[in-house]
RNA sequence: GGGGCGAUAGUUCAGCUGGGAGAACGCUACAUUCGCAUUGUAGAGGUCGCGGGUUCAAAUCCCGCUCGCUCCA
Numbered sequence: 001g002g003g004g005c006g007a008u009a010g011u012u013c014a015g016c017u018g019g020g021a022g023a024a025c026g027c028u029a030c031a032u033u034c035g036c037a038u039u040g041u042a043g044a045g046g047u048c049g050c051g052g053g054u055u056c057a058a059a060u061c062c063c064g065c066u067c068g069c070u071c072c073a
Stems, first nucleotide, its partner, number of pairs: 001072007010025004019056001027043005049065005
């Protein structure tokens, strides 16, 4: 320098046939307990890496860039 994969909640990830942003764990409150843990119920938490484009509408399609992993040289 070139190719491929990835970047979504605090963490690990799903969602990529364009229209609801989600799961598990964690966190908070309440119930349960003498108390803790467990369990149950409810809740908070996201500029979907960044900048543009297409579209009525973009996490999703197109272009550029950044970062990480990997292959080739």
The RNA shown here (transfer RNA) has 73 nucleotides and comes from a Candidatus Omnitrophota bacterium. The source organism's lineage runs through Bacteria, Pseudomonadati and Candidatus Omnitrophota. It matches the Rfam family "tRNA".